Predicted 3D model of RNase P RNA and transfer RNA as a complex of 422 nucleotides. It holds a member of the Rfam family "Bacterial RNase P class A". Rfam describes the family as follows. Ribonuclease P (RNase P) is a ubiquitous endoribonuclease, found in archaea, bacteria and eukarya as well as chloroplasts and mitochondria.
RNA sequence: GAAGCAGGCCAGACAGUCGCUGGCUGGCGCCCUCGGGUGCUGGCGGGAGGAAGGUCCGGACUCCAUAGAGCAGGGUGACGGUUAACGGCCGUCCGCUGAAGUCGGCGUGCGCAAGCGCGUCGUAUAAGGCGAGGAACAGGGCCACAGAGACGAGCGUAUUAAGUUACGGUGAAACGCGGUAACCUCCACCUGGAGCAAUUCCAAAUAGGCACGCGUUGAGGCGGCUCGCGGAGCGUGCGGGUAGGAAGCUUGAGCGCUGGAGUAAUUCGGCGCCUAGAGGAAUGGCUGUCAUAGCGUCGGCUUGCCGGCGCCGUAACAAAAUCCGGCCUAUCGGCCUGCUUCACAU
RNA sequence: GCCGGAGUAGCUCAGUCGGUAGAGCAACUGAUUCGUAAUCAGUAGGUCGGAGGUUCGAUUCCUCUCUCCGGCACCA
Numbered sequence: 001g002a003a004g005c006a007g008g009c010c011a012g013a014c015a016g017u018c019g020c021u022g023g024c025u026g027g028c029g030c031c032c033u034c035g036g037g038u039g040c041u042g043g044c045g046g047g048a049g050g051a052a053g054g055u056c057c058g059g060a061c062u063c064c065a066u067a068g069a070g071c072a073g074g075g076u077g078a079c080g081g082u083u084a085a086c087g088g089c090c091g092u093c094c095g096c097u098g099a100a101g102u103c104g105g106c107g108u109g110c111g112c113a114a115g116c117g118c119g120u121c122g123u124a125u126a127a128g129g130c131g132a133g134g135a136a137c138a139g140g141g142c143c144a145c146a147g148a149g150a151c152g153a154g155c156g157u158a159u160u161a162a163g164u165u166a167c168g169g170u171g172a173a174a175c176g177c178g179g180u181a182a183c184c185u186c187c188a189c190c191u192g193g194a195g196c197a198a199u200u201c202c203a204a205a206u207a208g209g210c211a212c213g214c215g216u217u218g219a220g221g222c223g224g225c226u227c228g229c230g231g232a233g234c235g236u237g238c239g240g241g242u243a244g245g246a247a248g249c250u251u252g253a254g255c256g257c258u259g260g261a262g263u264a265a266u267u268c269g270g271c272g273c274c275u276a277g278a279g280g281a282a283u284g285g286c287u288g289u290c291a292u293a294g295c296g297u298c299g300g301c302u303u304g305c306c307g308g309c310g311c312c313g314u315a316a317c318a319a320a321a322u323c324c325g326g327c328c329u330a331u332c333g334g335c336c337u338g339c340u341u342c343a344c345a346u
Numbered sequence: 347g348c349c350g351g352a353g354u355a356g357c358u359c360a361g362u363c364g365g366u367a368g369a370g371c372a373a374c375u376g377a378u379u380c381g382u383a384a385u386c387a388g389u390a391g392g393u394c395g396g397a398g399g400u401u402c403g404a405u406u407c408c409u410c411u412c413u414c415c416g417g418c419a420c421c422a
Stems, first nucleotide, its partner, number of pairs: 001342010012290007020047002023044009049317001053328002056326005061195004068227004073191005078092005093133001094131004103122008134186002139184002141180003151176001155168004199247004209238006221229001240421003254273008291314001294311007347418007356371004365402001373389005395411005
């Protein structure tokens, strides 16, 4: 320098102004169980994402028995590690893949030759990528069409002392201990159910009703069944009422810097920080300046780049809803770092 | 927010141990009729919502994704 890969980061910036939301704090009024609640009005500082998404896995948390036993069902699957846990992540092994390059063959052009260029074919590979990667002599099922024959050996031809050996068009697979477990199954391991509309408290309200069915020979709880626990109501339909407030609700497997252990995932310390908590659901609008992208034009000229001026006006995917760890999917544009191969130079 | 279900011809739906997809109505052509309807005979129409994987082979099995539909508050 050429080519091929991998990983990380950002997601317009600043200022002014008008709002929205909840927090702290001041003033005034009302209620009052004297500690708060509530209304109005000031001040201060906070306010979406890398995926907040899909809800595909795994946990925390809450209730059902402090979550119990067996069967069924579901899930995972090389080996080792990591973790709160995982189907995630890290390392190693194995298999498949992976180039315009290198190497080799062939053709051709140039050259005295060494060799070089071009075209084509092929093997082995680099960094990297992919793998639902246990078991097909425990058993069952399936293998369309084509083919003489499709799963277990027979058949045809040749051959031999001998079903002894070789070959057999078709087909994904053929005379073989075939293929298929993202078919049943077997082996090992894991697994109770429901989900913040969980759950709890306060307040308000009433027709505490009617019909059918089940139930002390044990219902519902206990969302597959049995055992076990427990002990009286329960289910469906019709009809009636309330749809207000509070807790759960954000300090957490947390974030930044830094030291040690480890190949790494990860982990153990030290210092510092507090970073949305709404709840029919806030996080926005406008103006100005600058920068990015885009468009137009002029100039330079290495002819596809650079620079000046003007226009446009923020530009992708998309937005919290109990909270975390992952996976997957969507995504305009920009920046940075690393790895491999080859060529040239030293 | 949480939990379920569906997508196949223009419409309504079938399609199970995986082997190349049908039915009814509708459409078109012909016959019948003076003409229409009905009837009879025939024809066409499908990337099985999309993408990828397993497999020789996928509507069917697995994963991701898109669209649509339904249920879930409390008291007696």